[in-house]
A computed fold for a 73-nucleotide RNA from a Deltaproteobacteria bacterium, annotated as transfer RNA. Its mean pLDDT, the model's own confidence on a scale to 100, is 82. The source organism's lineage runs through Bacteria, Pseudomonadati, Myxococcota and Myxococcia. It matches the Rfam family "tRNA". Its family is annotated with triplet codon-amino acid adaptor activity in the Gene Ontology. From the family's description: Transfer RNA (tRNA) molecules are approximately 80 nucleotides in length.
RNA sequence: GCUGAAGUAGCUCAGCUGGUAGAGCAACGCAUUCGUAAUGCGUAGGUCACGGGUUCAAAUCCCGUCUUCAGCU
Numbered sequence: 001g002c003u004g005a006a007g008u009a010g011c012u013c014a015g016c017u018g019g020u021a022g023a024g025c026a027a028c029g030c031a032u033u034c035g036u037a038a039u040g041c042g043u044a045g046g047u048c049a050c051g052g053g054u055u056c057a058a059a060u061c062c063c064g065u066c067u068u069c070a071g072c073u
Stems, first nucleotide, its partner, number of pairs: 001072007010025004019056001027043005049065005
């Protein structure tokens, strides 16, 4: 330099046939317990890497940029 993959909650990931953004773990509160852990119920937490375009509507489609990983040279 070229090609491909990935970037979504604190962490690991789903959602990619465009239509209100989700799960598990973690955090917090309550219940339970003499107390802790475990368990049950609930709450909060996201400018979907960044910029632009298409569209009534974009995490999703198109273009560019950045970062990480793999391969080729």